[in-house]
RNA sequence: GGCCGGACGCCGCCGAGUCGUUCCGCGUCAGCGGAGCGAGCCGGGGACCCACCGCAGUCCUGGGGUGAAUCCCGCGCGCCGAGCCCUGCUCGGACGCGGGUAGGGCGUCUUCCCUCCCGAACCCGUCAGCUAACUCGGUAGGCGGCCACGGAAGAAACG
Numbered sequence: 001g002g003c004c005g006g007a008c009g010c011c012g013c014c015g016a017g018u019c020g021u022u023c024c025g026c027g028u029c030a031g032c033g034g035a036g037c038g039a040g041c042c043g044g045g046g047a048c049c050c051a052c053c054g055c056a057g058u059c060c061u062g063g064g065g066u067g068a069a070u071c072c073c074g075c076g077c078g079c080c081g082a083g084c085c086c087u088g089c090u091c092g093g094a095c096g097c098g099g100g101u102a103g104g105g106c107g108u109c110u111u112c113c114c115u116c117c118c119g120a121a122c123c124c125g126u127c128a129g130c131u132a133a134c135u136c137g138g139u140a141g142g143c144g145g146c147c148a149c150g151g152a153a154g155a156a157a158c159g
Stems, first nucleotide, its partner, number of pairs: 010145005018039009040139006050129001062127001063124004071100006079093006103118003107114001109154005
C1' cells in the first nucleotide's frame, strides 16, 4: 500500500415496532443487567343498525387472526388413503421441484415510466361478521451504505 472480515458512530431500507421517564442491582468512571410507567404508532375482542341466517342434492371438511404473501398449472409412480374392468389404471392428500399469478417493495426530495426483487412465516384452539362505549395485547427482527449515477417531469437548496 492492497484485499477480506469485525466493532462503534452516523446515513438509509423492509416492518406498527419510535420517543420520554421511574425504580433496583453491579461498577471508581464509562457503562451493564433487571422490573415498570407514559406518549405516539400497530393489532385483537366487543352493541344498536346493517349483514349472515331460505330450499334441494352430492362429496369432502372445523373455524378464525397477523401479514403483500393469495390462487392456478405442470412434473414425481417416490409416500399415504380410496375406487375399479386389479400386478395396472384413476381420484384425492401430503411432500419435493419448476412455471405463472392476485397482491407487495427498493431505486436516498416527490410523481410517473422502467428494470430488478418478494409473493414467506407464525399464532388462537372448536371460538370470534361489522361494531360506539368498554376491554386485551405488541412496540420485534432483518438488511444495505462512496469510482456514489436507470430515464422523464416538477420541487427544494446552493451559487
Source information:
Model confidence (mean pLDDT): 76 of 100. This is a predicted structure of a 159-nucleotide RNA (c-di-AMP riboswitch aptamer (ydaO/yuaA leader)) from Blastococcus sp. TF02A-26. The sequence was found by an Rfam model in a public genome assembly.